[in-house]
RNA sequence: AUUGCUAAAGGGCAAACCAGCCGAAAGGCGGGGACGCAAAGCCAAGGGCCUAAUGUGAAUUUUUAUCUAUGGCAGCCGGUUGCAGCA
Numbered sequence: 001a002u003u004g005c006u007a008a009a010g011g012g013c014a015a016a017c018c019a020g021c022c023g024a025a026a027g028g029c030g031g032g033g034a035c036g037c038a039a040a041g042c043c044a045a046g047g048g049c050c051u052a053a054u055g056u057g058a059a060u061u062u063u064u065a066u067c068u069a070u071g072g073c074a075g076c077c078g079g080u081u082g083c084a085g086c087a
Base pairs, nucleotide, nucleotide: 003087004086005085006084012037013036017032018031020029021028022027035075041080042079043078046077047076048073049072050071055067
């Protein structure tokens, strides 16, 4: 230096939920809180998933189904970088 394995130590992150704020929603930010995680660090111009404001608009008594990302999810897979120990 590379690859594989592993949580012994030093540590790290923070699910659900609650309160406040932003957002049409999905979801995001901050505080509390810990389900868990060897990358639960970073990447949305690889795949997949979520929402449907705008747009479209079947049917029709009301008035809207369906479809659609330019919005979002990295704690879905994937890419990429990294700490410690052992081999």
Molecule: c-di-GMP-I riboswitch aptamer
Organism: Peptococcaceae bacterium